[in-house]
RNA sequence: GGAGUCGGCCGGGCAAUCGCCGUCGGCAUGCGUGCCGGCGGAGGAAAGUCCGGGCUCCCUCGGGCAGGACGCCAGGUAACGCCUGGAGGGCGCGAGCCCAUGGAAAGUGCCACAGAAAACAGACCGCCCAAGCGCCGCGAGGCGCCGGCAAGGGUGAAAAGGUGCGGUAAGAGCGCACCGCGCGGGUGGCAACACGCCGCGGCACGGUAAACCCCGUCCGGAGCAAGACCAAAUAGGGGAGCACGCGGGCCUUCGCGCCCGCACCGCCGGUCCCGAGCGGGCUCCCGGGUAGGUCGCUAGAGGCCGCCGGUGACGGCUGCCCCAGAUGAAUGAUUGUCCUCGACAGAACCCGGCUUACGGCCGGCUCCUGGC
Numbered sequence: 001g002g003a004g005u006c007g008g009c010c011g012g013g014c015a016a017u018c019g020c021c022g023u024c025g026g027c028a029u030g031c032g033u034g035c036c037g038g039c040g041g042a043g044g045a046a047a048g049u050c051c052g053g054g055c056u057c058c059c060u061c062g063g064g065c066a067g068g069a070c071g072c073c074a075g076g077u078a079a080c081g082c083c084u085g086g087a088g089g090g091c092g093c094g095a096g097c098c099c100a101u102g103g104a105a106a107g108u109g110c111c112a113c114a115g116a117a118a119a120c121a122g123a124c125c126g127c128c129c130a131a132g133c134g135c136c137g138c139g140a141g142g143c144g145c146c147g148g149c150a151a152g153g154g155u156g157a158a159a160a161g162g163u164g165c166g167g168u169a170a171g172a173g174c175g176c177a178c179c180g181c182g183c184g185g186g187u188g189g190c191a192a193c194a195c196g197c198c199g200c201g202g203c204a205c206g207g208u209a210a211a212c213c214c215c216g217u218c219c220g221g222a223g224c225a226a227g228a229c230c231a232a233a234u235a236g237g238g239g240a241g242c243a244c245g246c247g248g249g250c251c252u253u254c255g256c257g258c259c260c261g262c263a264c265c266g267c268c269g270g271u272c273c274c275g276a277g278c279g280g281g282c283u284c285c286c287g288g289g290u291a292g293g294u295c296g297c298u299a300g301a302g303g304c305c306g307c308c309g310g311u312g313a314c315g316g317c318u319g320c321c322c323c324a325g326a327u328g329a330a331u332g333a334u335u336g337u338c339c340u341c342g343a344c345a346g347a348a349c350c351c352g353g354c355u356u357a358c359g360g361c362c363g364g365c366u367c368c369u370g371g372c
Base pairs, nucleotide, nucleotide: 001368002367003366004365005364006363007362008361009360010359012338013337014336015335016334017333018332020041021040022039023038024037025036026035027034028033043344047355048354050353051352052351053350054349055223056222057221058220067219068218069217070216071215072086073085074084075083076082087101088099089098090097091096102214103213107212108211109208110207111206124153125152126149127148128147132145133144134143135142136141161179162178163177164176165175166174180203181201182200183199184198185197186195187194188193227295228294229293230292237286238285239284240283241282242281245262246261247260248259249258250257264280265279266278267277302321303320304319306317307316308315309314339342
């Protein structure tokens, strides 16, 4: 210098003016609010709404079925599918990165294409004629049948341990050595697991569980438009008082309790009349709960500094700080100035994560190359 890998930090600064939301103090007020002054006013992701929790309501409480999520071990945490440390496997020369990583000797299913055969293995090419039979040959032997083999070739993602020696007609864990594998033990480790420790077994157990399934752990539902309170109006409900023509009917209730008809009153087109239609107690209180308002709402698993414990995630303690809270929903605009000239993007109950988007700065480490 180049390439790469991991981690941390920042997310335009300052000033003036005019606005917006909240809050505190003062003043005014017709109690609705207004004015003046001070202070605070988006993010690392506020995003996707994918996990987990707090909080609220529903359910008397508990259990189960079904369903779903997760799944090596240990730890952290309020909790998690998150994080940390480790184990195993894979990738990379390396720093480092990735892994839904329980069970395939509980059962079932599947394994495309190719291939002879894909799981109670199989025989296309090939190898072998030792035994048996047939033919040929004087004979050694040759050819064929019946057969044997699974070493070699070939197919495939995968072909029923690998290498070597022995063995054999040819072969084969058929035998042996080493490696691998399984089982039992030992040692180390909390454990997952590891071992260039011991013994036994010729080898039994192909793969697939983001196939069904089995095992283990966890999960009730809905969500701040949750939910609580105040409360104009309206319908229906309860009570009290007042008013109320005529006729008929009903009743476990005999009450102006209900129903029907007539009369009366009101509405029905700017006015008047007629017809049809519609409606007819009034006032007050309780209650109801709409509009509207208040709370929930931001002091919290909170932030910062330091010390202590821990490899770490994280935990404990002291001190200091208060840091948006809107509800048509504020956080903006203009100007000046400076710089490296500014990306992605806007809170809506809160918090912990994950993921995604995005501009820059700094540092550790690795590999390659060059110079001294």

Predicted 3D model of a 372-nucleotide RNA (Bacterial RNase P class A) from a Woeseiaceae bacterium. Rfam family: Bacterial RNase P class A. It is annotated as a ribozyme. It is recorded under the gene name rnpB. The source organism's lineage runs through Bacteria, Pseudomonadati, Gammaproteobacteria, Woeseiales and Woeseiaceae. Its mean pLDDT, the model's own confidence on a scale to 100, is 77. The model forms 95% of the base pairs in the Rfam consensus.